Model confidence (mean pLDDT): 82 of 100. A computed fold for a 71-nucleotide RNA from a Gemmataceae bacterium, annotated as transfer RNA.

[in-house]
RNA sequence: GUACCCGUGAUGUAAGGGGAGCCUACCGGCUUGCCAUGCCGGAUGUGCGGGUUCGAGUCCCGCCGGGUGCU
Numbered sequence: 001g002u003a004c005c006c007g008u009g010a011u012g013u014a015a016g017g018g019g020a021g022c023c024u025a026c027c028g029g030c031u032u033g034c035c036a037u038g039c040c041g042g043a044u045g046u047g048c049g050g051g052u053u054c055g056a057g058u059c060c061c062g063c064c065g066g067g068u069g070c071u
Base pairs, nucleotide, nucleotide: 001070002069003068004067005066006065007064010024012022013021018054026042027041028040029039030038047063048062049061050060051059
C1' cells in the first nucleotide's frame, strides 16, 4: 500500500430493516444478630460523519481505531 473481519453500558456477548436484550460488575431495598448467598428494583450502551428508507445496531459511502492475510 491493498484485501477481508471486527467496533453495542464498566466488562463479555446477542439482536432475520419495525419495542436494544442477556451475563458479570455497580447502586438501592428485602432477607440475616453480622457477612455471604438468595429475591426485587435501578442507572449506564449501538466508534464518528453522511446517504438510502415511512423506519437503520442491521443496508451503502467516507473517516477513525483494532485484528488477520498478501506485497
It matches the Rfam family "tRNA". Rfam classes the family as a transfer RNA. The RNAcentral record of the sequence draws on ENA.